[in-house]
C1' cells in the first nucleotide's frame, strides 16, 4: 500500500430487503427486611465511529476519512 470483517445504551450484543432503535447485565428509585442479600416493580432525549452524497425519508445504500482484528504484498 491492497483486501476482508467489525465500530449501535456504562458493558456484552441484536436489529431493520430504507420509514423517526432494542435485549441481557450493570445503575438509580421504590416495595419487602430490625438491617442487608435475594426477590418484585418502575425508570434509557443513545450525535447508531466522523463527514459528504442519493432519497420525501438513511443506523440501513454509495464515496472519502478515522479506529480495531485478520490476511496479501
Nucleotide at each position: 500500500g491492497c483486501c476482508u470483517u467489525g465500530g449501535u445504551a456504562g458493558c456484552u450484543c441484536a436489529g431493520u430487503c430504507g420509514g423517526u432503535a432494542g435485549a441481557g447485565c450493570a445503575g438509580u428509585a421504590g416495595a419487602c427486611u430490625g438491617a442487608a442479600a435475594a426477590u418484585c416493580u418502575a425508570c434509557g432525549u443513545g450525535u447508531c465511529g466522523c463527514u459528504g452524497g442519493u432519497u420525501c425519508g438513511a443506523u440501513u445504500c454509495c464515496g472519502g476519512c478515522c479506529c480495531a482484528a485478520g490476511g496479501c504484498a